Record summary:
c-di-AMP riboswitch aptamer (ydaO/yuaA leader) from a Chloroflexota bacterium, 131 nucleotides, folded computationally. The organism belongs to Chloroflexota, within Bacteria. The sequence was found by an Rfam model in a public genome assembly. The prediction has a mean pLDDT of 77.

RNA sequence: GAUCGCCUGCGGCCGAACCUCUGCCCGAGGACGGGGGAACCACCCUUCCGGGGCGUAUCGCGGGUCCACCGCGACGGCGAGCCCAUCGCCGAGCCCGUCAGCUGACCUCGCAGGCCGCUGGGCCGGUCUGA
Numbered sequence: 001g002a003u004c005g006c007c008u009g010c011g012g013c014c015g016a017a018c019c020u021c022u023g024c025c026c027g028a029g030g031a032c033g034g035g036g037g038a039a040c041c042a043c044c045c046u047u048c049c050g051g052g053g054c055g056u057a058u059c060g061c062g063g064g065u066c067c068a069c070c071g072c073g074a075c076g077g078c079g080a081g082c083c084c085a086u087c088g089c090c091g092a093g094c095c096c097g098u099c100a101g102c103u104g105a106c107c108u109c110g111c112a113g114g115c116c117g118c119u120g121g122g123c124c125g126g127u128c129u130g131a
Stems, first nucleotide, its partner, number of pairs: 011116004018030004032110005041101001050099001051096004058074006075091005081123005
């Protein structure tokens, strides 16, 4: 000097997953997010090829020992205020349990977890400090 790890503080990313009571636990309230649930409308079907929900996380064409998985394309999502371009990354996982279209009143649930980036131009948003 570089790299790696740990602790603390600060600043952030994905996500609804944040704030307050309260420093912690339990709990409560607010914000945010999800589900169920009339009429009307929709479906003229459904009942094993079961069906459905959260989520961007699906579809198509090929390969494969036709299993796992792999490739390409379409489309979807993310990358430190926003937009454009470029570049990069991801397209998982979980749940309900034979049952659910939409849906006012109403009922009900969640409020985790995992991480550490930065290329250009434009717009002129945000935060902190000082005067």